[in-house]
RNA sequence: AUUCGGCGCGGCAAUGGAUCCUGCCGGGACCUUCGGUCUGAACCGCCACGUGGCUGAUGGUUCCUGUCCUUCA
Repeated sequence: AUUCGGCGCGGCAAUGGAUCCUGCCGGGACCUUCGGUCUGAACCGCCACGUGGCUGAUGGUUCCUGUCCUUCA
């Protein structure tokens, strides 16, 4: 220096918050260097092109909040 494995941490998974679980990404450059700037990755729903139509507050589970419908008081 590279590769592999383990541990820890951060980010992401089409509309809000939280717990747990699952999956994915976590690289590089510069500077005034114990921080800052820039850039990258994971991620950003589907059909149609007749310009229109459709599902869902979850990736999954549970709870809360918001919205809609029905019933009861």